[in-house]
RNA sequence: CUCUUAUCGAGAGAGGUGGAGGGAAGUGCCCAAUGAAACCCGGCAACCGUCAAUGAGUGUAUUGAAAUGGUGCCAAUUCACGCAAAGCAAGAUGCUUUGAGAGAUGAGAG
Numbered sequence: 001c002u003c004u005u006a007u008c009g010a011g012a013g014a015g016g017u018g019g020a021g022g023g024a025a026g027u028g029c030c031c032a033a034u035g036a037a038a039c040c041c042g043g044c045a046a047c048c049g050u051c052a053a054u055g056a057g058u059g060u061a062u063u064g065a066a067a068u069g070g071u072g073c074c075a076a077u078u079c080a081c082g083c084a085a086a087g088c089a090a091g092a093u094g095c096u097u098u099g100a101g102a103g104a105u106g107a108g109a110g
Stems, first nucleotide, its partner, number of pairs: 001110008013041001015040003021031003026081003042074003047070002050065005078102001083099006
């Protein structure tokens, strides 16, 4: 980097260092010197792994527990929208739902 698969409406500090940027991209709209990014500490969650029970029987499922392991995450629904379909409204902008696409993270494969 590519492919497969699961999840993405919940949760997480009024701490230190640091100094101007950040929210993937486009358009918006936001956050930021009442301090951005980044690093440290702290925290959240429980995908993998671990442990237990049950089931199944040679290959794995369900439920639960802990959080000492491997990741991840800690403004706003993945901040909203962009494309398609259906419904509502209708002069137009628009509103709702579903899906696709894009993206993020885990696990597996190449």
The prediction has a mean pLDDT of 82. SAM riboswitch aptamer (S box leader) from Bacillus litorisediminis, 110 nucleotides, folded computationally. The source organism's lineage runs through Bacteria, Bacillati, Bacilli, Caryophanales and Bacillus. It matches the Rfam family "SAM riboswitch aptamer (S box leader)". Gene Ontology term of the family: regulation of gene expression.